Notes:
This is a predicted structure of a 74-nucleotide RNA (transfer RNA) from a groundwater metagenome.
[in-house]
RNA sequence: GCCCAAGUAGGGUAGCAUGGAUAUCCUGGAAGCCUGCGGAGCUUCCGACCCGGGUUCAAAUCCCGGCUUGGGCG
Numbered sequence: 001g002c003c004c005a006a007g008u009a010g011g012g013u014a015g016c017a018u019g020g021a022u023a024u025c026c027u028g029g030a031a032g033c034c035u036g037c038g039g040a041g042c043u044u045c046c047g048a049c050c051c052g053g054g055u056u057c058a059a060a061u062c063c064c065g066g067c068u069u070g071g072g073c074g
Base pairs, nucleotide, nucleotide: 001073002072003071004070005069006068007067010027011026012025020057028046029045030044031043032042033041050066051065052064053063054062
């Protein structure tokens, strides 16, 4: 220098091919209930699409460029 893959709540993860509903679940945090007590159980709430641009009525998803990480070739 070229090619490929990945990037989503504090942490992990699904969704992307085939664009559309409140972006999924686990964990974590807060409050309440329950309980002899509780870190166990139940309920509710909080928090995310790597960055910029484009296409579109509509983009996590498609297109272009960039950044970071990992792998391959030279």
Record summary
Its Rfam family is "tRNA". Rfam's curators write: Transfer RNA (tRNA) molecules are approximately 80 nucleotides in length.